RNA sequence: GCGGAUGUAGUGAAGGGGUUAUCACCUGAGGUUUCCAACCUCAUGUCACGGGUUCAAAUCCCGUCGUCCGCACCA
Repeated sequence: GCGGAUGUAGUGAAGGGGUUAUCACCUGAGGUUUCCAACCUCAUGUCACGGGUUCAAAUCCCGUCGUCCGCACCA
């Protein structure tokens, strides 16, 4: 350089157009307990960036960027 895949809370994942984005762990508060752990309740926080299509985009399309894989080139 070429081709392919991929990007969703701090971490891991589900969601592939339909109006409050979900689950687990983590974090914070409360409950329970003599205390801790465990358990229960509540809360915080998120669709990489830009553009397009659409009544409506996390979802479809294009570009940029990041990551991974393969191929090629080079001292």